The RNA shown here (transfer RNA) has 74 nucleotides and comes from a Coriobacteriales bacterium.
It matches the Rfam family "tRNA". By type it is a transfer RNA.
The prediction has a mean pLDDT of 81.
RNA sequence: GGCCCGUUCGUCUAGCGGUUCAGGACAUCGCCCUCUCAAGGCGGAGAUCACCAGUUCGAAUCUGGUACGGGCUA
Repeated sequence: GGCCCGUUCGUCUAGCGGUUCAGGACAUCGCCCUCUCAAGGCGGAGAUCACCAGUUCGAAUCUGGUACGGGCUA
């Protein structure tokens, strides 16, 4: 250089064109429980889906480009 794959809350992840607000786990914050801590229970906050365009009535989802990461290959 060429080809292929990936990028979604702090972390890991679900989602595969429409819907309720992008759902869940852990972490985090508050409350309850406890003499206290842990565990447990209840509740809250947290991602406009890497970025820019395009297609579509409608895009996290399809297409192109860019960036970053990974793999194969010369």